[in-house]
Small-subunit ribosomal RNA, 5' domain from a bacterium, 512 nucleotides, folded computationally.

Context: one part of a larger RNA
RNA sequence: GGACGAAUGCUGGCGGCGUGCUUAAUCCAUGCAAGUCGAGCGACGCACAUCAAAGGGGUAACCCAUUGGUAUGACGGAGCGGCGAACGGGUGCGUAACACGUGAGCAACCUACCCCUAAGACCGGGAUAGCCCGAAGAAAUUCGGAUUAAUACCGGAUACCCUGCCCGAAUCUCAUGGUUUGGUCAGGAAAUGCUUUUGCGCUUUGGGAUGGGCUCGCGGCCUAUCAGCUUGUUGGUGAGGUAAUGGCUCACCAAGGCGACGACGGGUAGCUGGUCUGAGAGGACGAUCAGCCACACUGGAACUGAGACACGGUCCAGACUCCUACGGGAGGCAGCAGGAGGGAAUAUUGCGCAAUGGGCGAAAGCCUGACGCAGCAACGCCGCGUGAGGGAUGACGGCCUUCGGGUUGUAAACCUCUUUCAGUGGGGACGAAAUUGACGGUACCCACAGAAGAAGCACCGGCCAACUACGUGCCAGCAGCCGCGGUAAUACGUAGGGUGCAAGCAUUGUCC
Repeated sequence: GGACGAAUGCUGGCGGCGUGCUUAAUCCAUGCAAGUCGAGCGACGCACAUCAAAGGGGUAACCCAUUGGUAUGACGGAGCGGCGAACGGGUGCGUAACACGUGAGCAACCUACCCCUAAGACCGGGAUAGCCCGAAGAAAUUCGGAUUAAUACCGGAUACCCUGCCCGAAUCUCAUGGUUUGGUCAGGAAAUGCUUUUGCGCUUUGGGAUGGGCUCGCGGCCUAUCAGCUUGUUGGUGAGGUAAUGGCUCACCAAGGCGACGACGGGUAGCUGGUCUGAGAGGACGAUCAGCCACACUGGAACUGAGACACGGUCCAGACUCCUACGGGAGGCAGCAGGAGGGAAUAUUGCGCAAUGGGCGAAAGCCUGACGCAGCAACGCCGCGUGAGGGAUGACGGCCUUCGGGUUGUAAACCUCUUUCAGUGGGGACGAAAUUGACGGUACCCACAGAAGAAGCACCGGCCAACUACGUGCCAGCAGCCGCGGUAAUACGUAGGGUGCAAGCAUUGUCC
């Protein structure tokens, strides 16, 4: 000198764009953050229409309420079923590791939804939730009986095809082996469902796309006041397990494997694109944004599923909080707001799904604290303003003075102008193709009034731009270093003047 997710002191007019718990991965009241599909299914309720029945009123037409059946619905709340909930959002505890980055490999693998391709969907069955009845319990919830549906579940058939064993053939690879093809045998599907003119679905197969899994080379912290470490350890055979290779696991066998090119141990730490600085080499850092990883009160485990060992799922254990009729139950903000606590320190319990994106749905649409916006904070960067021109008797006042004057100073007053920004009134968007705009009567445009509403902070001994007076008297104090202060202090305090920056200025902290 530069930089900052900063803080502190004094001060503070406006706008745009960004940024905002770095500490306690401490604890959380309240609300919201993941639902959707009636074009998969049965039932209930409600509304309405219509038909029938018997009843009341009326001379009659008809009116009133009740019951039952049928049909309809942008209707309601549950249930079965499907898809989603593994994304999106948060945090950085752990991790020195194939976690990350980069480059390869898988002849050792999986991939719902989507696209392409080929073939198919035949015949049957038994349940169950809900509703109803009964029971237990304070509740959470649970149990029994009866009954019912499906794109829920199950059995059989079929097999272009797939899988497996065995027997061949061709061809290719560095190897285990791969690819193509022929044959026998064994095993393996489905929802003729929904809709009602158009489609959407179901099953098996091959390919693609996307996403993932695994393996390896190389790379990136400190410490030797850590020198030896290791028994599933290192390798083999066989088996199990997995989507898949593999001590991943197990039985047996061998005795190996790693290490001063730093094993093992200890400390610290998410990694990267990048950011800051620097002429560069390098050094430091890893907020915001983007990619990957890890975690979800702490520890462990599996279930479901294409995908999880699953933040707003389940089970077990533990700590904590809450309810309780003391028998037993409920909970997890490192989602968005918000509270407590900690701290030098970090915001609203806001608006909207209008846009972009996501889930479901044929669609209309519903949901979406993702997101889009608004609010707060000079926290940062950038831009603008606080007026412009004229004006000497160099006014008054202040300060200094050698008492002549000097300085503040064209500064003010005064004259002539202008109106950015802010203010008031009027018009008023883009963002949306449409009847859809939270932002928002916002941006922007026009008009009006009036210099009007808008300047501070630090410093002035040298480094280092800027000097005098008074007060104080080694006191009070200053100070980054050198050093000032003990009666003439340009160094302390105040005033006048000056210098430097400016809606900021200065200090502190950290990095280069």